[in-house]
RNA sequence: UCCGGCGUAGCUCAAUCGGCAGAGCGGGGCGCUGUUAACGCCAAGGUUGCAGGUUCGAGUCCUGCCGCCGGAG
Numbered sequence: 001u002c003c004g005g006c007g008u009a010g011c012u013c014a015a016u017c018g019g020c021a022g023a024g025c026g027g028g029g030c031g032c033u034g035u036u037a038a039c040g041c042c043a044a045g046g047u048u049g050c051a052g053g054u055u056c057g058a059g060u061c062c063u064g065c066c067g068c069c070g071g072a073g
Stems, first nucleotide, its partner, number of pairs: 001072007010025004019056001028042004049065005
C1' cells in the first nucleotide's frame, strides 16, 4: 500500500427481506431468609465507532474516515 471481517447498554452478543433497538451477565431497588448466598419480582441503562448519502422509513444499503483482528505484497 492492497483485500476481507468486525465495531449495537458497563461486559458477552442478538435484531428475518430495510419497518417498535433486545437478551444474558453485571450494577440498583424490593421480596424471600435469623443473616449471607441462591432464587423470584421491578425499574434504570443506547448519538447502533464518526461524518455524509439513498429512502416515506437505515443497526441493516452506498461513500469517506477512525479503531481492532486476519490475509497479500
Molecule: transfer RNA
Organism: Actinomycetota bacterium